[in-house]
The RNA shown here (c-di-GMP-I riboswitch aptamer) has 86 nucleotides. It was read from a public genome assembly, where an Rfam model found it. The model forms 95% of the base pairs in the Rfam consensus.

RNA sequence: CUGAUUAAAAGGCAAAGCAGCCGAAAGGCUGUGACGCAAAACUACAGGGCCUUCACAAGUCUCUUGUAAGGUAGCCAGUUGCAUCA
Numbered sequence: 001c002u003g004a005u006u007a008a009a010a011g012g013c014a015a016a017g018c019a020g021c022c023g024a025a026a027g028g029c030u031g032u033g034a035c036g037c038a039a040a041a042c043u044a045c046a047g048g049g050c051c052u053u054c055a056c057a058a059g060u061c062u063c064u065u066g067u068a069a070g071g072u073a074g075c076c077a078g079u080u081g082c083a084u085c086a
Base pairs, nucleotide, nucleotide: 002086003085004084005083012037013036017032018031019030020029021028022027035074041079042078043077047076048075049072050071051070055067056066057065058064059063
């Protein structure tokens, strides 16, 4: 440098739940807590998927439907990197 991820992990991250705060919601942040993770690091104006609908539009109008500009990186993907093996 290239390829691979069977096993292990010094060190690292932290799902759900609970408490507080922000938000219309999805969701996020802090604390607690560990389901898991070898990229659960970074990227949401390169792309696909998924969630939500304040607002806007339409309608058969106490509602329904549609649309991100709002989210999701712990869905895929892209970028960088650790360990081990060859």